[in-house]
RNA sequence: CAGCUUGUUUUCUAGGGUUCCGCGGCGGCCAUGCACCUGCCGGACUGGUCCGAGAGAAAACGCACGGCACGGCCGUGUACACGGAGGGACAAAAGCCCGGGAGGA
Numbered sequence: 001c002a003g004c005u006u007g008u009u010u011u012c013u014a015g016g017g018u019u020c021c022g023c024g025g026c027g028g029c030c031a032u033g034c035a036c037c038u039g040c041c042g043g044a045c046u047g048g049u050c051c052g053a054g055a056g057a058a059a060a061c062g063c064a065c066g067g068c069a070c071g072g073c074c075g076u077g078u079a080c081a082c083g084g085a086g087g088g089a090c091a092a093a094a095g096c097c098c099g100g101g102a103g104g105a
Stems, first nucleotide, its partner, number of pairs: 007061006015051002020048002022045001023042006062078007080100001082103001086098003
């Protein structure tokens, strides 16, 4: 100076919004009020459903090496990781995706 690799999946979490549920407000319905049902608004509504990490967690599989009494089993390892702006999807947003990208060290 130039370049490559840094596995996959699942379940969660931080985080995220607002389709649905619930919650709150204002109406309709009701002779009147409450309840039921229903319309609109609200996520500077705790929540359930939902989305969700390369740089968060766990597990399984995989991979590398070693061992054994070898249709397989067991052990060890699987490191490190600053980062915009902008764009994209679903109802919407995001530590989601572009992306271990641009850039920086």

Predicted 3D model of a 105-nucleotide RNA (Guanidine-I riboswitch aptamer) from Paenibacillus mucilaginosus 3016. Its Rfam family is "Guanidine-I riboswitch aptamer". About the family: This family represents a conserved RNA structure found upstream of the ykkC and yxkD genes in Bacillus subtilis and related genes in other bacteria. RNAcentral records the identical sequence in 2 taxa. The RNAcentral record of the sequence draws on Rfam and Ribocentre.